[in-house]
RNA sequence: GACCGGACGGUCGCUCGUCGCAAGACGGGAGGAAAGUCCGAACUCCGCAGAGCAGUGUGCCGGAUAACGUCCGGGAGGCUGGGUUCAAGCCCGGUCGACGGAAAGUGCCACAGAAAACAUACCGCCGCGGCGGCAACGCCGAGGUAAGGGUGAAAAGGUGCGGUAAGAGCGCACCGCUGCGGCAGCAAUGCUGCGGGCAGGGCAAACCCCACACGGAGCAAGACCAAAUAGGGAGGGAGUCUCGAGUUCGCUCGAGGCACGUGCCGGCUCGGUGCGUCACAACCUCCGGGUAGGUCGCUUGAGCCUCGCAGCAAUGCGUGGCCCAGAGGAAUGACCGUCCUGCAGGAGGAAUCCCGCGGACAGAAUUCGGCUUACAGGUC
Numbered sequence: 001g002a003c004c005g006g007a008c009g010g011u012c013g014c015u016c017g018u019c020g021c022a023a024g025a026c027g028g029g030a031g032g033a034a035a036g037u038c039c040g041a042a043c044u045c046c047g048c049a050g051a052g053c054a055g056u057g058u059g060c061c062g063g064a065u066a067a068c069g070u071c072c073g074g075g076a077g078g079c080u081g082g083g084u085u086c087a088a089g090c091c092c093g094g095u096c097g098a099c100g101g102a103a104a105g106u107g108c109c110a111c112a113g114a115a116a117a118c119a120u121a122c123c124g125c126c127g128c129g130g131c132g133g134c135a136a137c138g139c140c141g142a143g144g145u146a147a148g149g150g151u152g153a154a155a156a157g158g159u160g161c162g163g164u165a166a167g168a169g170c171g172c173a174c175c176g177c178u179g180c181g182g183c184a185g186c187a188a189u190g191c192u193g194c195g196g197g198c199a200g201g202g203c204a205a206a207c208c209c210c211a212c213a214c215g216g217a218g219c220a221a222g223a224c225c226a227a228a229u230a231g232g233g234a235g236g237g238a239g240u241c242u243c244g245a246g247u248u249c250g251c252u253c254g255a256g257g258c259a260c261g262u263g264c265c266g267g268c269u270c271g272g273u274g275c276g277u278c279a280c281a282a283c284c285u286c287c288g289g290g291u292a293g294g295u296c297g298c299u300u301g302a303g304c305c306u307c308g309c310a311g312c313a314a315u316g317c318g319u320g321g322c323c324c325a326g327a328g329g330a331a332u333g334a335c336c337g338u339c340c341u342g343c344a345g346g347a348g349g350a351a352u353c354c355c356g357c358g359g360a361c362a363g364a365a366u367u368c369g370g371c372u373u374a375c376a377g378g379u380c
Stems, first nucleotide, its partner, number of pairs: 001380004006339007014029006031361001035372002038370005043218004055214005060074005075099001077096008100209002105207002107203003122149002124145003128141005157175006176198001177196008222296004232287005239258008259277007303322003307318004340359004345354003
């Protein structure tokens, strides 16, 4: 890193399907992660998402794919092992990952250290001047230096030779860097020629800049059928007579009789009393929406197995075969026996036998592709 992740049998149950009038019979019934819900899609609905600003995500190149932040291949880089070189470096192998931009701007760089960025001078090194000393050398002063030491995660190219008072790209060679070309490659990029002694640290999973992408909600999506109760709409739903006044001659107002409805007198009946008689309520009929409940979505699918072909691979194409949970407070379980396996104890010369304890992580809920995390034991 890959794979398996207890096996077989019996009894009693649970759930779904088919058959059956029924009793029942037969068949199917968790995972590699069903988990986290972190990415990407299918599907469904809202809707039509134009522009600007804000926000989020992605970020070397090529490929795979329905798609991806995933996978495969490659490039460059870091770390590491080995070989080689005087050394830097180079070559081979392994391994790691958010790997655009630090000469657009801003910011930060703890501690230590002289100095953390318009460089600097702590120790040291060097010659010069002064003083002391016979001398070696010591002290003081103004300078030179970035080789050596020291600090740090990081100190203004590296190694070697030359050079120098000591040093320094000061000079040269190689490595690195950079500008302009050439060749190879689809590309990232690599190799190489010429020029330039050489730009100036790190951090963008700090702000930021650049390029690209992004409408939202999610199967409790959503579709259909549809009680009771409450509420909405439409229609129906008990009135006439007499008198008076007004009048636009349709009616309106007032009083009274009877009738009807209703409130009160504890409940019921009668009675009394108040109010109302217009389209209001009770009540009746119908309509529509929603809820409970039911049905669908719901498992035949970017499906699984075998073989072949193409490709370095991811993967694709083809042949043949298979149907493999669909519940809805939510089934997939419990017990027993035999075997397997790990550990402890006992018997035996040994093979082996007896006995006890243990066998993980976890558990579908619309469905796929990934990533991440958990996992006793075993195999390669």
Predicted 3D model of a 380-nucleotide RNA (Bacterial RNase P class A) from a soil metagenome. Its mean pLDDT, the model's own confidence on a scale to 100, is 77. The RNAcentral record of the sequence draws on MGnify.